[in-house]
A computed fold for a 76-nucleotide RNA, annotated as c-di-GMP-I riboswitch aptamer.
């Protein structure tokens, strides 16, 4: 540098679902619980996608769909 498969320790994130609170919703904040993640970090527009509200124009939400970008520890 580059690949993330037959590959270690230690930590880390936390789904569905329950409670509680916000929001017309999608949705999201606390708590609980672990379904999972080797980027389950960050990025929501300056790519696609899906998704909600609006009659529409538009206005939101999703990063745990792909993506894009930084980056630890071992392993080839």
């Nucleotide at each position: 540098a580059u690949c993330g498969u037959u590959a270690u320790u230690g930590a880390g994130c936390a789904a569905a679902g329950c409670c509680g609170g916000a929001g017309c919703g999608a949705u999201c904040c606390g708590g609980u619980g672990a379904c999972g993640c080797a980027a389950a970090g960050c990025u929501a527009u300056a790519g696609g996608g899906g998704c909600u509200c609006g009659u529409g124009a538009g206005a939101g939400c999703c990063a745990g769909c792909c993506a894009g970008u930084u980056g630890c520890c071992g392993g080839g």
Rfam family: c-di-GMP-I riboswitch aptamer. From the family's description: GEMM was predicted in a large-scale screen for bacterial structured RNA regulatory elements. Gene Ontology term of the family: cyclic-di-GMP binding.